[in-house]
Context: one part of a larger RNA
This record gives sequence, C1' cells and structure tokens, in this order.
RNA sequence: GGCAGGGAGUUUGCUCAAGUAGUGAGGUUAAGAGGUCUGAACCUCGUAACCGAAGCGAAAGCGAGAGCCCGUAGCUUCGAAAGAAGUGUGGGGCGAGGUGUGAAAGCGCCUUAAAUUACUUGAGCAAGACCCGAAGCCAGUCGAUCUAACCCUGGGCAGGAUGAAGUUCCUCGAAAGAGGAAUGGAGGUCCGAACCGGUGCUGAGACCCAAUCGCUCGGUUGACCUAGGGUUAGGGGUGAAAAGCCAAACGAGACUGGUGAUAGCUGGUUCCUCCCGAAAUGUACGUCAGUACAGCCUGACCAGAGGUAAGCAGUAGGGUAAAGAGACUGAUUGGAUGGUCAAGGUGCGAAAGCAUCAGCCAUCCUGUCAAACUCUGAAUCUACUGCUGCCUGAGAAGGUCGGAGUGAGGGUGUUGGGUUAAGCUCGACACCCAAAAGGGGAACAACCCAACCUGGGGUUAAGACCCCUAAAUGCUAGCUUAAAGGAGAAGGGAGUCCAAACCCCUAGACAGCAGGGCUGUAGGCUUAGAAGCAGCCAUCAGUUAAAAAGUGCGUAACAGCUUACCUGCCGAGGGUUUGGGCCCUGAAAAUGGAAGGGACUAAGCUAGCUGUCGAUACCCCAGACCGCGAAAGCGGGGGUAGGGAGGCGUUCUGUACGGGUAGAAGCUUGUUCGUGAGAACAAGUGGACCGUACAGAAUUGAAGAUCCUGCC
Repeated sequence: GGCAGGGAGUUUGCUCAAGUAGUGAGGUUAAGAGGUCUGAACCUCGUAACCGAAGCGAAAGCGAGAGCCCGUAGCUUCGAAAGAAGUGUGGGGCGAGGUGUGAAAGCGCCUUAAAUUACUUGAGCAAGACCCGAAGCCAGUCGAUCUAACCCUGGGCAGGAUGAAGUUCCUCGAAAGAGGAAUGGAGGUCCGAACCGGUGCUGAGACCCAAUCGCUCGGUUGACCUAGGGUUAGGGGUGAAAAGCCAAACGAGACUGGUGAUAGCUGGUUCCUCCCGAAAUGUACGUCAGUACAGCCUGACCAGAGGUAAGCAGUAGGGUAAAGAGACUGAUUGGAUGGUCAAGGUGCGAAAGCAUCAGCCAUCCUGUCAAACUCUGAAUCUACUGCUGCCUGAGAAGGUCGGAGUGAGGGUGUUGGGUUAAGCUCGACACCCAAAAGGGGAACAACCCAACCUGGGGUUAAGACCCCUAAAUGCUAGCUUAAAGGAGAAGGGAGUCCAAACCCCUAGACAGCAGGGCUGUAGGCUUAGAAGCAGCCAUCAGUUAAAAAGUGCGUAACAGCUUACCUGCCGAGGGUUUGGGCCCUGAAAAUGGAAGGGACUAAGCUAGCUGUCGAUACCCCAGACCGCGAAAGCGGGGGUAGGGAGGCGUUCUGUACGGGUAGAAGCUUGUUCGUGAGAACAAGUGGACCGUACAGAAUUGAAGAUCCUGCC
C1' cells in the first nucleotide's frame, strides 16, 4: 500500500412540543398482591401519590357561571348565475366579575370551563452522552544490575626522556658563601603502549551497532583507571554545575489506580429520493477559534384581507456633486496705499537718536483655493398620498409554537477614511462567489452572457466567422508602416493624415543662383594696438535701387570672407500658430519565448452595412415528479450549513400463509423492472435450510478517522 472483517447520536430520569390512542370535570396508578401459566406476556386488585378543575396578594387574607356587539368557515333562504340576506362553533371587541394597590381615577395579574395517561418522534438538562486524540494533576507501589556521589575489601599502569632537593670531591674565599665535576632520583614533569577517553574528517554506515568502524587526536604515578560488596529514591537523590544523571527520550523516573481526567481544539461520523433553503451582521461577555439574545432559514398551527420589490405623479425633507469669492470663516499670487518697526540691513550723526529697507498688520486692486467655508445648488435619496403593475380566499401581510445553522467571509463596480504603497486595511450602496452547473474570456471562485427534472427538434445571447476551430480570405469609406496591432505617465518628435485662424504673393512671394552691399569714418572713449566685430558710451548725417557707426568667421592691429538690406534671373504658391487622429521615443529582471499557436500589411485601427456560427437561455414535442384543486386545470424545479416529507435494505420476534434433496441459503454469470436505495427471474455451482404479507424490536447500512485486527 491492497483486500477482508470491525468501527461513531446510545441508554435512564426529569422537562417542553407535535402526532396517535384511551377516558373526560376528571385522568392515572407506584411499590406490592392475586390469577392464567413461561411470554419480547396478559387479566384483576392496590387511591398512597401526582396533574387538572381558582385566582390575586410579600403576607394577613379575600375569592370569579351563562351579558351585548362585530364576524370567518359552515348551514339556511332567495336567485338562472353573479351575488344578497339571515344565522353563526371557533375568533375579535365591549361590558361585567375576582384580587392587589390607591382617597379616588386608574393600572397590574386573573375569569367567560379541558384536562390527564400511555406510546412514538423531535429537542433541552443531568449523567463519559456521537467516536478517537493530549501535554498534564494526585495517590500508592517498584527501581542505583545503566548512571552520579560516597563507603568497605582488592587489582592495574611496556619502554624511553628530563634530571629538583640532598650528599661527596675539587677550586676560590678571612668568613658568609660561590663555582665546577660527580652522585642522587623529585615531579597533578615530558615522549609513548596497555588502559581510560572521544578532537577533526561534520569520513564510513538503508548499518556489525537505537552511538559502531576507519584515519586523526587527548590523558597515561594521578583530582589516575578498575573488579566485587554496600549507601542515598521522585519535588526526592546525586551533581568539579551541563538543569547533567537516577535502567536506550528526566525542567521532576517507571508502573498501577482516580479514569471513559478535561480538550471553547484537530480529524472522522456508514442507504435512497422529493420540497424549501441560510449566515459570515448587531449587542454583551477575562470576550475576539467560544457562548447568550436578536437578525436571516425551516416545519406545524392560528387567523381572515390586504400586501408590495417596480414605474409615474404630487407633497414634505436634505446641503452632497458642481459652482462661488462683492456672502462668511480661513488659505493664497503680484501690485498699491496706510500703520507698526524690539532685534536685523542701509544712510546720516560725536552721541542721544532720526530716516529708510526687509519683516509684520490692515485696506484696496488683481489672480487662485477648502473634509471640518457657503450667497447658491443639482442628479439622486427618504417618508407619505394617489394611480398603474405584481402577489393574494387554491389564504397574502401578520401572529404563536417546534427544529436549526450562522455569528473567520471574499470579489467586482461606484463612493469615502487610513496609507509612500500593496493580491493592504476600515466603512457605505449594489451585484456576484461562498452555496451556481452551462456558453465566452487560451487556461482562470466571483469579468461578460446565462441559472440546471429527462429525451428530441429549432432560435438566439455574450463572443466570434484565414488555419488549428463551428461560422464572410463579406461589403463601403478612411487611417496606420511602427517587426505596430499584442501593457504604461509626465516630457519630447519638419513621422504622417485632417481641420481652423492669421501673414506674404503675377505691382512676382518662398527657396536657389548672379550682381551691389557706399561716403563723413579708423564715430567717441579706452588701449601697446582697438579700423563694424576685447570692453564702455552714443548709434547721427549724406549719396542712394539698397547698404547696420554692423549678423557671424577672421587679423597682433589692418586686410579678407559673410549676413542684414537692394536689384536681376526664375514663375506659383509660401510661411507662422493652434487643435485633432494614427505612429515613434520615454520603456530595465532574473531557466528559453510567447497576441493560445500558426501566421497576418490586414487576418490591424476608426465609422457604418449585410449575412452566418454560437449555451442546460428562449420556443416547440413527449415523459416522470412536486404544490393546490372534487375535477378540468394552473403553477413549479441549481443548491453548502440546515429544516421538513416519503421510501429501500440488514438481523431478530409475533400472527397468518408458503417454498425446499424432483435441490434451500450462499457464490458466479446473464436478462428484465424501478428516478433511486434496490428487486425479480434464468442458467451454472452448492448441498440444507429459506421466504411473503401485516405488525413489532434494533449492537441496522463505511471509502475515508497518520482509524483497529488479520492476511498478502
């Protein structure tokens, strides 16, 4: 891992509700007893006890009958029908009554009669309470054959090196002593086996091993190693201290018991079909993984006439978007005027100080702003009323009671707060996912279309129509040339297309080519020089078709070239600005590349037209089912949590009826029936039990739980 078998809402008591049944102003027995006689029993006693028939009041205490009206269903009458009238259980209202309070008025509770017992089902509470699962807590007991420390009695440590004190001799010295040579053999000394250890390779090793092996390495006469015997025990020991060790996992041992500890947490929880169908919100909580109440779902009942998502109109309300500044509160550009001026700048003054600038304040002009500004003010929203639409006596809205789940939400659009930002976070409104399949979007919970009983046929939606790939290589008119379409801003672009305004132009524009481009004068100053052209000042006059006291090169300074300006040649458009379309740039990411791919100059983009394809949508036909209804018929159908309804199957019991050695159950294969759980039949195998109907009782249904056991 596979298969088989096992495996989870049970039982008892009390309470609530519904259904069924009995009796009924009453209902019922409990323990126990008797009888029938052995069963999953029945009959009869047993009145103790309980519930109900009266309430109100803290208590003392006091203490309720049938009245009137409205009116549903039903019934009756009238009517051809529609309907009308009467009556009217239940229902509603008023009145009346009891009691408490109160001076009273009034108010609270109660009364106008239904209970009780049993069974079944659904819930609540108490119990282990659907099942499995802790780490833990406490008590008792057992452990020092591992290991820690200590005690007693023993054992062990190759070889080599070094050479302390002391001692002897010699030399020196007055002495104290010093030096030398020997001797000597000290040491938690050195090297290194046994032995003890365990540094690095983070080597080997699915292992020889739940700590070993290899190489390397530390200690090796000591605080050394070691055998046997003994002592200390669980909040305790022992510890050269690591919370180490105390029998292979010790921040409190193991075992047994309390024990089915507790688990607001995780996992699992077994057959079918049909109907409805949520919530991820509010308030509170030592509350935030939970719970209570409310909200939203479901089922039954009551009741009896209105309800309401939408549209239109009217009335009332609002202060948002926008807008505004001469209507406020503030902010704010430039200027003017006035005021103020401590400190700062400037000027004057010997100083005191004065003036002025900047600054600050105010007013005016000008330009611009605001969530906490508003002289204004929409769309829109809310409430009410009316009309239309829709739902509703086939029973709406509402109410009462039983059962829940939910109380982690998420996405998109619009609109706000927080934030540099976020697949961020906190709100509001709507839709969607959650709990929604189908078609499109390459793929893709929430984007677009559209919501699903079964089978068949057709038409469309979104989106598509060159090939992959169903359907036009369709039509008309433009744009784009960018390996654009196939992400992107501010900014930039004599890319290209379109539009508008203005200017010049046959009295000849624009561009090009040719000619002229002068004189006073080298203007003055400055300067070594300064002549149009380093710099400063001025920028005149004359001749002219025109020509600067000079546009740019250039020279040391001149010279030279050139421009403005004028003329000629030429002969028809030229220039500037603004706005728009497409395009280019701006443009960087990590394995090798993606409009889905191929490919496309349209098969790209813009505007328009025609056709076709394309869903479980819509339409048609047939069928099964659900609700309501007497029927005709009308309506309906996604679904998680969850509520409700009806069924299938397993084992056993009772009653009735059957099958079986002329072959039961079981097993294998096949056929048929049923929406399904399942059922029936046939053949084979097998060799002794099995079923049907109606009731009843359950250890009653497995794929899951790192489920348990067995086998492979």
Annotation:
This is a predicted structure of a 712-nucleotide part of an RNA (large-subunit ribosomal RNA, domain II) from Hadarchaeum sp. (SeqCode). It matches the Rfam family "Archaeal large subunit ribosomal RNA". The coordinates come from a structure-prediction model, not an experiment, and the mean pLDDT is 85. The RNAcentral record of the full RNA draws on ENA.